RNA sequence: GAUAAAGGCAAAUCCGUCGAAAGGCGGGGACGCAAAGCCAUGGGUCUACCACCACGCAAGGCGUGGUCAGGAUUGCCAGGUUACCGAA
Numbered sequence: 001g002a003u004a005a006a007g008g009c010a011a012a013u014c015c016g017u018c019g020a021a022a023g024g025c026g027g028g029g030a031c032g033c034a035a036a037g038c039c040a041u042g043g044g045u046c047u048a049c050c051a052c053c054a055c056g057c058a059a060g061g062c063g064u065g066g067u068c069a070g071g072a073u074u075g076c077c078a079g080g081u082u083a084c085c086g087a088a
Stems, first nucleotide, its partner, number of pairs: 001085001008033002013028006031075001037081003041078003044073003051067007
C1' cells in the first nucleotide's frame, strides 16, 4: 500500500496485584493503531520516596509550601533497529 482478505495490538474503565507517586503487571473491556513490535539515545510531558531550601509548632521531628530524576511515559515527537499479509 486496494472502501479487499488473513492475522495482530488494545485507550477509557472495572477487578486483582506491585509502587511513596507518576505508573507497571495479570484478567475482563475496545477508544483507537499499518509498526500502538523492540530500544528511555535526544527533546517534551508526568511524578517527588529520599535530599535540599523556606516557614510554622515547646519542638529536635512533625506539618505546610517550594526545588530537584536517579523514577515513569515509545498510545507525545524525533532517532535507531527488526518484521506479518497482499491485488494492480